[in-house]
RNA sequence: UGAUAGAGGCGCGGCAUCCAUCAGUACCGCAGGGCGCACGGGCGUGUACCUGUUCUGCGGGAAAGGGCCUGCCGCCGAAGGGGACCUCCUCUGCACGAAGGGGGUCUGCCUGGGCCGUCGGAGAAUAUCCGCCGGACUGCCGCGGAAACGUGGAGCGCUAUCA
Numbered sequence: 001u002g003a004u005a006g007a008g009g010c011g012c013g014g015c016a017u018c019c020a021u022c023a024g025u026a027c028c029g030c031a032g033g034g035c036g037c038a039c040g041g042g043c044g045u046g047u048a049c050c051u052g053u054u055c056u057g058c059g060g061g062a063a064a065g066g067g068c069c070u071g072c073c074g075c076c077g078a079a080g081g082g083g084a085c086c087u088c089c090u091c092u093g094c095a096c097g098a099a100g101g102g103g104g105u106c107u108g109c110c111u112g113g114g115c116c117g118u119c120g121g122a123g124a125a126u127a128u129c130c131g132c133c134g135g136a137c138u139g140c141c142g143c144g145g146a147a148a149c150g151u152g153g154a155g156c157g158c159u160a161u162c163a
Stems, first nucleotide, its partner, number of pairs: 001163006009076001011075006019067001027060009040051003043097006079111003082107009112138002115135003119131004140153005
């Protein structure tokens, strides 16, 4: 210098079933009331097209995303995030646009790891996920030390083996 194999633990990620939540919500039916037959509604503008809309009561009544357990799979920059590019979806059609969500490729730009907490974002949310910051803990290496321990650093690291 290169290759291979390993370690950190509530370790990381993926898939699947069940379950709870979502929610007595969306939505449907019946009855009644208000506004209205298009100046209202269908994300914004234009054009076309369609069409009621809202409140109360009664009856019926979901789903997706996200989540716990369990099992299986791949792993230890596992993975997560930021950025750039590409692409798909949402909403009546078309054109332009906005917002949101999913997927892919590239990028050693940031983060050793999990936990707790304030704040912020997503979310129906008390869950959960993501981010900045703070805290103690923990593993690795350097330095100091007889030791206990202290201190500093970052995974482009560390340990072992082989060439």
About this RNA
A computed fold for a 163-nucleotide RNA from a mouse gut metagenome, annotated as Lysine riboswitch aptamer. The coordinates come from a structure-prediction model, not an experiment, and the mean pLDDT is 85. The sequence is in RNAcentral, with records from MGnify. Rfam family: Lysine riboswitch aptamer. Rfam's curators write: Riboswitches are metabolite binding domains within certain messenger RNAs that serve as precision sensors for their corresponding targets.